[in-house]
RNA sequence: GUCCCCUUCGUCUAGAGGUUAGGACAUAGCUUUUUCAAAGCUAAGACGUGAGUUCAAUUCUCACAGGGGAUA
Numbered sequence: 001g002u003c004c005c006c007u008u009c010g011u012c013u014a015g016a017g018g019u020u021a022g023g024a025c026a027u028a029g030c031u032u033u034u035u036c037a038a039a040g041c042u043a044a045g046a047c048g049u050g051a052g053u054u055c056a057a058u059u060c061u062c063a064c065a066g067g068g069g070a071u072a
Base pairs, nucleotide, nucleotide: 001071002070003069004068005067006066007065010025011024012023013022018055027043028042029041030040031039048064049063050062051061052060
């Protein structure tokens, strides 16, 4: 340089055009307990950036950024 793959809450992940963007762990609050742990309930928290297609984009297309791989 060329080609391929990935990017979603703090972390790991589901969702592959319309349905509240869901779950686990973690965090915070409350309950329970003499206290801690465990358990239960509740809450906050995410679609890498920009453009395009579409009535509608996390989803499709393109570019860019970051990460990984193959090749020379």